[in-house]
RNA sequence: AGAGUUUGAUCAUGGCUCAGGAUGAACGCUGGAGGCGUGCUUAACACAUGCAAGUCGAACGAGGACAGAACUUUCGCAAUUCUUCGGAAUUGUUGUUUUGAGCCGAGUGGCGGACGGGUGAGUAACACGUAAGUAACCUACCCUUUAGUGGGGGAUAACGUUUCGAAAGGAACGCUAAUACCGCAUGAGAUCAAUUUGCCGCAUGGUAGAAUGAUGAAAGAUUUAUCGCUAAAGGAUGGGCUUGCGCACGAUUAGUUUGUUGGUGGGGUAAUGGCCUACCAAGACUACGAUCGUUAGCUGGUCUGAGAGGAUGAACAGCCACACUGGGACUGAGAUACGGCCCAGACUCCUACGGGAGGCAGCAGUGGGGAAUUUUGCACAAUGGGGGAAACCCUGAUGCAGCGACGCCUCGUGAGUGAUGAAAUUUUUAGGAAUGUAAAGCUCUGUCAACAGGGACGAUUAUGACGGUACCUGUAGAGGAAGCUCCGGCUAAAUACGUGCCAGCAGCCGCGGUAAUACGUAUGGAGCAAGCGUUAUCCGGAUUUAUUGGGCGUAAAGCGUGCGUAGGCGGUUUUUUAAGUAGGAUGUUAAAGGCAUGGGCUCAACCCAUUGUAUGCGUCCUAAACUGGAAAACUAGAGUUCGGGAGAGGAGAGCGGAACUCACAGUGUAGCGGUGAAAUGCGUAGAUAUUGUGAGGAACACCGGUGGCGAAGGCGGCUCUCUGGACCGACACUGACGCUGAGGUACGAAAGCGUGGGGAGCAAACAGGAUUAGAUACCCUGGUAGUCCACGCCGUAAACGUUGGUCACUAGGUGUAGGAGGUAUCGACCCCUUCUGUGCCGUAGCAAACGCGUUAAGUGACCCGCCUGGGAAGUACGGUCGCAAGACUAAAACUCAAAGGAAUUGACGGGGGCCCGCACAAGCAGUGGAACAUGUGGUUUAAUUCGACGAUACACGAAAAACCUUACCUGGGCUUGACAUCCUGAGAAUCUUAUAGAGAUAUAGGAGUGCCCUUCGGGGAAUUCAGUGACAGGUGCUGCAUGGUUGUCGUCAGCUCGUGUCGUGAGAUGUUGGGUUAAGUCCCGCAACGAGCGCAACCCUUAUCGUGUGUUACCAGCAAUUCGGUUGGGGACUCACACGAGACUGCCUGUGGAAAGCAGGAGGAAGGUGGGGAUGACGUCAAAUCAUCAUGGCCCUUAUGUCCAGGGCUACACACAUGUUACAAUGGCAUGCACAAAGGGAAGCGAAGCCGCGAGGUGAAGCCAAUCUCAUAAAACAUGCCUCAGUUCGGAUUGUAGGCUGCAACUCGCCUACAUGAAGCCGGAAUUGCUAGUAAACGCAGAUCAGCAAGCUGCGUUGAAUACGUUCCCGGGCCUUGUACACACCGCCCGUCACACCAUGAAAGCUGGGAGUACCCGAAGUCAGCGAGCCAACCUUUUAGGAGGCAGUUGCCGAAGGUAAUACUAGUGAUUGGGGUGAAGUCGUAACAAGGUA
Repeated sequence: AGAGUUUGAUCAUGGCUCAGGAUGAACGCUGGAGGCGUGCUUAACACAUGCAAGUCGAACGAGGACAGAACUUUCGCAAUUCUUCGGAAUUGUUGUUUUGAGCCGAGUGGCGGACGGGUGAGUAACACGUAAGUAACCUACCCUUUAGUGGGGGAUAACGUUUCGAAAGGAACGCUAAUACCGCAUGAGAUCAAUUUGCCGCAUGGUAGAAUGAUGAAAGAUUUAUCGCUAAAGGAUGGGCUUGCGCACGAUUAGUUUGUUGGUGGGGUAAUGGCCUACCAAGACUACGAUCGUUAGCUGGUCUGAGAGGAUGAACAGCCACACUGGGACUGAGAUACGGCCCAGACUCCUACGGGAGGCAGCAGUGGGGAAUUUUGCACAAUGGGGGAAACCCUGAUGCAGCGACGCCUCGUGAGUGAUGAAAUUUUUAGGAAUGUAAAGCUCUGUCAACAGGGACGAUUAUGACGGUACCUGUAGAGGAAGCUCCGGCUAAAUACGUGCCAGCAGCCGCGGUAAUACGUAUGGAGCAAGCGUUAUCCGGAUUUAUUGGGCGUAAAGCGUGCGUAGGCGGUUUUUUAAGUAGGAUGUUAAAGGCAUGGGCUCAACCCAUUGUAUGCGUCCUAAACUGGAAAACUAGAGUUCGGGAGAGGAGAGCGGAACUCACAGUGUAGCGGUGAAAUGCGUAGAUAUUGUGAGGAACACCGGUGGCGAAGGCGGCUCUCUGGACCGACACUGACGCUGAGGUACGAAAGCGUGGGGAGCAAACAGGAUUAGAUACCCUGGUAGUCCACGCCGUAAACGUUGGUCACUAGGUGUAGGAGGUAUCGACCCCUUCUGUGCCGUAGCAAACGCGUUAAGUGACCCGCCUGGGAAGUACGGUCGCAAGACUAAAACUCAAAGGAAUUGACGGGGGCCCGCACAAGCAGUGGAACAUGUGGUUUAAUUCGACGAUACACGAAAAACCUUACCUGGGCUUGACAUCCUGAGAAUCUUAUAGAGAUAUAGGAGUGCCCUUCGGGGAAUUCAGUGACAGGUGCUGCAUGGUUGUCGUCAGCUCGUGUCGUGAGAUGUUGGGUUAAGUCCCGCAACGAGCGCAACCCUUAUCGUGUGUUACCAGCAAUUCGGUUGGGGACUCACACGAGACUGCCUGUGGAAAGCAGGAGGAAGGUGGGGAUGACGUCAAAUCAUCAUGGCCCUUAUGUCCAGGGCUACACACAUGUUACAAUGGCAUGCACAAAGGGAAGCGAAGCCGCGAGGUGAAGCCAAUCUCAUAAAACAUGCCUCAGUUCGGAUUGUAGGCUGCAACUCGCCUACAUGAAGCCGGAAUUGCUAGUAAACGCAGAUCAGCAAGCUGCGUUGAAUACGUUCCCGGGCCUUGUACACACCGCCCGUCACACCAUGAAAGCUGGGAGUACCCGAAGUCAGCGAGCCAACCUUUUAGGAGGCAGUUGCCGAAGGUAAUACUAGUGAUUGGGGUGAAGUCGUAACAAGGUA
């Protein structure tokens, strides 16, 4: 950094897709170690269990146990001693007291439970971020300073007794303490009130001081050194409040608001404030987006990106909000309080049914949801927090461990050597190649892991959960440690097999229908690696929302056009200001993160340190060019005035002629009208035509013009009235007054609507007639709305120059319209200059190209509108407007990988031009009708073998199916085979007989031994038989796997290349143009110059001549003759074979361009390629052929091979094709008689002669052929007969008798003779061949072949007619044009209907949700009032009263709840509407070509 994908190809537009990075991820396969991080994104769903906030006895009282001490009395018990046996003493126990800065749990009291931890539901907000303010405030604990701590009082928990309750929990009575509570004293520099002075500030005001008055503190504990307590000031810290700026979407949300906005008084708060209240005023917010709706915690940052940006807000950090849902206050320095309270609600649990209890969005954990997210762990050792004087206690904060490849980082799974390139696997052209130095083997090492030993830092002096961990040492051994994805292109990496549009793949393009590098497997390879892929999401690529950095003539996109509001932008000069702008300084921009440098873990990830940066915001200073503000001036922009001329500019009124229709009247008679042709229609009741008169309505010929006017729509006879604008010329005036223009408003073709007129012509709808398969059309005859007028709506058009407006600049040329000036002239023209409009061409430039080009689509400035893939759709819903029709605004689901633009090459056109061809025309002869032959289809069959199917299959493969051929069928056989090669054994080979059989074959014999070498054993060659397995064999399949060959377009004149040039490119040019030709043949011209394959020529043949040679050919002259070139002879002629000549538009005339050429002529045997042949460019048709041959792959292998016999290919209701013979007199028959060419011949041609009516037989001469033979050519010609008939035409068919070939003519050959004598009397629609030695007619020969020709291929004989011409049919060539075609018109393609599926709109309704309004009810609770009941402190005049307080009660407010009517939103809904997508459905053919009606 780009790539793939629209096309036959191209450029551009434009979407879709990919390669990159990232993640709190998940899923699939796999999984060695360690470090550092990280882990409910879903149900702010519900939670069992445990823990997460306590602590202080140095504030207090009481209690319990424990330990120690002391004490005492009595009693009880036990033991011991003494004993007078009564008892005494001692000890123990118990009890009491006391001690313990000891222990325990509850209580009063203090501090802390407002921190720490969690979550992101709500919130679009001063919530957050940033920068300020607070002269409008608070701040426990902490620090500093100052001063003080005197003296009293009354209660109350705990506790005890009684009592209620299942419990939770109370009630009554009775005690008691305090650092708990309450007075009093003292006290100010604290607070307040009024008075007053100085200073300061930014408005309110602040600050310092003076004096007066009022209010107004405290608590003690204890080891005697401290800790507390109170008041005040300051600090620090933490907060409250206010403000500027920044921070989502929707206008299909445009108006919102009544405590609302402001004021005054009062209340409330720590504090400002409608924060609350009473009164007063009527304001406040909003297009710079209020209100409403939807969504959302915000930020530092994170991911991505070159950046600008975009997306995001897990973890870490800051702020906010919340704690089951909703409301509320209390306490307190701080809460409207996650592990506090009260109330209401839902839910769960307990219950004795009366009543109670609870809140994991703390850490673990459970269920549930989900694709998905961990242990009911250890420890307070560290860091930090709470309490405490402290020791300590608490701490699921935190530190650690566990689980998870979830992420990042590091390491390992070994290293060296090792070629018989092992085995194996895969592949193969079978040779080999690959895996591959890979393995094995040999030599080593020891990271990680394992085991054993030692063993930290983290801790200061004590304390270590982690942890016997990190780390170190040792031991043994390559041992325990590699997978995943991909391999058609993008994108690195290919082969085989299997499968056969199946199974499947696929991110896009797309693979798969029998040779799949794309499916599946294997081998090999590529990539990454303890991971690899997939899915999801974000950024990127995407300049595909474009500030950087896009567009709008035709690709999506300029409002139909003006006027104009807000807004944006704005001429020249001077002064000033300093908002923007620029520079400097400074504050801030938390930390973490990022970048840079350095350091610590062995490195890295990770962590630490330092410095700077981090686009912003604030403050101060400076500058004054530019923009803005203020002031003053100017005239070039803009406007005004005067004078002119032009104009279908607008509105109203009047007038006019032509045409048309109708009416009346006249003339007149049978048609008119209409069409491609007709008909409907009109007309004998008199039309059409024509004349006259009258009426009516609409439109204004010629002029008339890419002429004029208007903002656009639009405006056209003439006159008048009213009126708008532009242009030109000129002086003067105003002094920026300008441009654009969101909303707004006005105008706005046609059609349409309303009311009322009018209505000639035209004419939707409608009717009829035609056309047609149909014809709800095109054509015709009629015809109503409408078209016209007035008034009012509608507000749209391909309202188009598909081009918004204004200003400036940037070559020209040439028309045209309106004006002005100059020159010239007597004047008009002409010419020059200039302004304004309107056209064409064109430079630079622009543009994808087409094209635009001073009338820009060029270069710039300003403003507005609009676009962002195609379809769905300018549709639905909502809203606004409208009488309606409808208009404006304007989506989504779903679906496709394109849709679209310009240009290119082809192809095509019921487009055009030019040209050619037996293409038509002009002719001749046919085919199509008959019979027969042959081929094909169809049918039949055991088989009727196979192929060929428009032209380009069908007398084609087949130049010969009786057997064979033969591939088919039936039956009978063979299985290494009928045929080839190799191996082994035997025998040479070969010839031959008999039997069985349909034959193949089988069985049994007979004859016969050769050649080469030899060491004599044998071996070899050739051949036969037997055996073995490799293999043979296949006319089996695939011509759509192929080679080769062939057909066709077409013997048409085309098809290309190199270099150059043009074009961004595909491509073009050349090859087009003007002529010409049979021809891209040639000439000229030309950004082309040349060349190749084709054309032509060269080749063969034929036509003329010459030379040479003359046998088997020939015979002029000479001679002979059997009269036959037969013989001698000749070499003249014919002829044959060679070699040459000749024809080249060479010559002449004309024409043409001084060309090519063309026309005519001469000469010539031949004249303009002389005739004919061979020769077939690049390519097209997946044309034909696997059955000529060859061949890949597949298939069969006792058969799909091979041998044999018989049958079939020859069938026969029929259809088609190609032929033959005819239908007759231009003929038939009979007789006579003439003239060819080219061929063939040895398994051959076969003469003469003889026999036969004949086919033929016999015969055998001659001939390997210019010698002999096939072999008489036939039509023609002459004569005769036939005389128009199914015939003396025609010969099918059939019968009989023969002949020939052949093993064999039954199926199934040919010929002969006699007899028979069918159809057929010239052929419908249609259609074929042929332009001269041709058609037509006539015969001859050959190949194939034993035999068989109506077919084929050659040969000659006789021998025409016609061509005006290119309009038309067919085919072709060139140029041009249109195209939505490129599989190329046998193309493409539209709509309804039918079927299936999908999403969606409407819909009687139904169900939910949140929000608002009004009213009802009104919990807890604050506030306020009352307070007869109750009450300790203080006061008093004391059985009590007062002050004060409590219960209770009333009121305002008030959550949840209820009621009512709306609006909004979501889901669903019988039915219904259109839309989309689907296999080869139905009907038509609307569009693309003039698409057949543009």
RNAcentral holds the sequence, with entries from SILVA. Predicted 3D model of a 1494-nucleotide RNA (small-subunit ribosomal RNA) from a metagenome. Its Rfam family is "Bacterial small subunit ribosomal RNA".